[in-house]
RNA sequence: GCGCGCACCGCGCUGAGUCUGGGCCGUUCGCGGUCCGGAGCCGGGGAACCACCAUCUCUGGGGUGAAUCCCGUACGAGGCGCACAGGCUCGACCCGCCGACCGGUCGGUGGAGCCUGGGCGAGGAGUGCGGGUAGGGCAUGUCGUGCCCGAAUCCGUCAGCUCACCCGGUAGGCGUACGACAAAGAGGGG
Numbered sequence: 001g002c003g004c005g006c007a008c009c010g011c012g013c014u015g016a017g018u019c020u021g022g023g024c025c026g027u028u029c030g031c032g033g034u035c036c037g038g039a040g041c042c043g044g045g046g047a048a049c050c051a052c053c054a055u056c057u058c059u060g061g062g063g064u065g066a067a068u069c070c071c072g073u074a075c076g077a078g079g080c081g082c083a084c085a086g087g088c089u090c091g092a093c094c095c096g097c098c099g100a101c102c103g104g105u106c107g108g109u110g111g112a113g114c115c116u117g118g119g120c121g122a123g124g125a126g127u128g129c130g131g132g133u134a135g136g137g138c139a140u141g142u143c144g145u146g147c148c149c150g151a152a153u154c155c156g157u158c159a160g161c162u163c164a165c166c167c168g169g170u171a172g173g174c175g176u177a178c179g180a181c182a183a184a185g186a187g188g189g190g
Stems, first nucleotide, its partner, number of pairs: 011175004018039009040170006050160001060158001061155004069132007080121003084117007092109003096105003135149004140182006
């Protein structure tokens, strides 16, 4: 001097996710983890009044979140409808026989219901891919241009709002666009 790794410090983004008391553990002695608290911030439940009128398929309905909704395309479950094949059950009619009647039995015709099987049809939850979009973000605000996101997950058949009251969370992931105008503050030095 270069490269890699670890710990810590500073400045920031998204987000409610910050600050702090005490105990214990670890420590590179800078700090970290964990437990019990407090403050701040965030979310949910919960009267009257008002509002609403449920469910219609498998997750029905609801919550957190900006993360909704739509179009195209491929696959497409359970259920539904149609006719067909097989089986079972129950009536009706015709014919023969038994019988005083009710009724019983052989054969034939046609009908109703149920089960099984594959086929066809409509609609369609969901999944993959592509496009768009309500909405959201890019160091305080506005304007302009540009870029990005448009996820995930929880409750468990149940919840509108909501005083009192009750309950829960306080993470995770990252590295910042430029220009103009305006505003506020911080750091360093003296």

This is a predicted structure of a 190-nucleotide RNA (c-di-AMP riboswitch aptamer (ydaO/yuaA leader)).